[in-house]
Molecule: Bacterial RNase P class A
Organism: Amphibiibacter pelophylacis
RNA sequence: GAACCAGGGCAGACCGCCGCUGGUGCAAGUCCCGAAAGGGCGCACUGGAGGAAGGUCCGGACUGCACAGGGCAGCGCAGGAGGUAACACCUCUCCACCGCGAGGUGAGGAUCAGAGCAACAGAGACGAGCCGGUUCAGUCCGGGUGAAACGGGCAAUCUCUGCGCGCAGCAACACCAAAUAGGCACACGAUGAUCUGGCCCGGAGAGUGUGCGGGUAGGUGGCAUCGAGCCGUUCUGGCGACAGGCGGCCCAGAGGAAUGGCGGUCACGCCGGGGCAACCCGGCGAACAGAAUCCGGCCUAUCGCCCCGGUUCACAC
Numbered sequence: 001g002a003a004c005c006a007g008g009g010c011a012g013a014c015c016g017c018c019g020c021u022g023g024u025g026c027a028a029g030u031c032c033c034g035a036a037a038g039g040g041c042g043c044a045c046u047g048g049a050g051g052a053a054g055g056u057c058c059g060g061a062c063u064g065c066a067c068a069g070g071g072c073a074g075c076g077c078a079g080g081a082g083g084u085a086a087c088a089c090c091u092c093u094c095c096a097c098c099g100c101g102a103g104g105u106g107a108g109g110a111u112c113a114g115a116g117c118a119a120c121a122g123a124g125a126c127g128a129g130c131c132g133g134u135u136c137a138g139u140c141c142g143g144g145u146g147a148a149a150c151g152g153g154c155a156a157u158c159u160c161u162g163c164g165c166g167c168a169g170c171a172a173c174a175c176c177a178a179a180u181a182g183g184c185a186c187a188c189g190a191u192g193a194u195c196u197g198g199c200c201c202g203g204a205g206a207g208u209g210u211g212c213g214g215g216u217a218g219g220u221g222g223c224a225u226c227g228a229g230c231c232g233u234u235c236u237g238g239c240g241a242c243a244g245g246c247g248g249c250c251c252a253g254a255g256g257a258a259u260g261g262c263g264g265u266c267a268c269g270c271c272g273g274g275g276c277a278a279c280c281c282g283g284c285g286a287a288c289a290g291a292a293u294c295c296g297g298c299c300u301a302u303c304g305c306c307c308c309g310g311u312u313c314a315c316a317c
Stems, first nucleotide, its partner, number of pairs: 001313005007307004012266007020048007029041001031040003050288001054299002057297005062169004074165005079093005094108001095106004109160002114158002116154002126151001130143004173221004183212006194204003229249005235244003268285007
C1' cells in the first nucleotide's frame, strides 16, 4: 500500500423568532363545554422520538377467566456446560462443513421399538430373494449398474425420547355514569289512579308514581418518577455472556394522536474553480424512518462517516 475479517460508535452542533405538547409552581372566574362523571382556558420554569420507535416473529411483566393432583391430545425446543425474570436470545466449548487465513455457518437427541421413502441406471431398491462358485450345512465368497446392492441411508416423513407451554389479551381490566327501551320491588288504581293550564263540575280513561339494579354512549384510571430502570467505574468474581460493589441520575407520552417551521453561524461529505501547499471562493447534499400498556431479544430498512483489534498478500529497510 491492496484485499479482507471481527467488534464498537455517530446519525449534525449552537443562537434568535414563531408555534405544538407533558409535568411542576403560581394565579383566575357569577368563566367555557357537559345532565352528570369529568374536561378546558392564563403566566413562569422545565421535559419532549429511534438505532431501529418498524415487522409483530419469539420471551416476559401486568390484567381477567380457569385451576387439588396426575394424564391424553395439541404446539414448540433439541451436542455439552453456563447466563437470564424468561426465551427459539446471549456466552464458552466439542463436532461437522466452508475459507490460504483472520473467521463464518449448522434444521448437530434417537434408524437394534415400529412404519414409510429413494430419480436415472440396473435382473433386482427395502426385503430378502436372484445368478455364479463353494461347503456336512443358506456354510462361506463374489456379482456389471448405482449415491446406496444381500448392509446400510434419510428423523426438514410419520414416530420415539427428554424438556417447556392453562386460555385470552391494554379494544386486557377496574371505577364513575346519561338519554331511550326493557327488568325487579313497593305504593296507588274501574269503590276511577292518572290526564284535562291552579281547584270544582263535566270529559277522556288503564295504568300511574317512587326506589333499586345491570348494560350502552360518554368520562377517569390502568399510563410513564422508582423500575428485570438509565449512566459511569484504573473496584470484586468469572475465559465469557453476566453477577455484585461504589458514585451519579429520574429520562417523551398523546389518544385522531405533540415532538415542528423560518433565519443565521459553524462543522461534515460531494462537485467545480483558484493556489506549490496550508487553504480560499461558489454550488449541491444529509439516509432509513417516526413512540401509542411496558420491558428483553430476533429479523428487516438505513445517506455519509468514525474508532479499536486482527488476517492474507505486495513493496522498502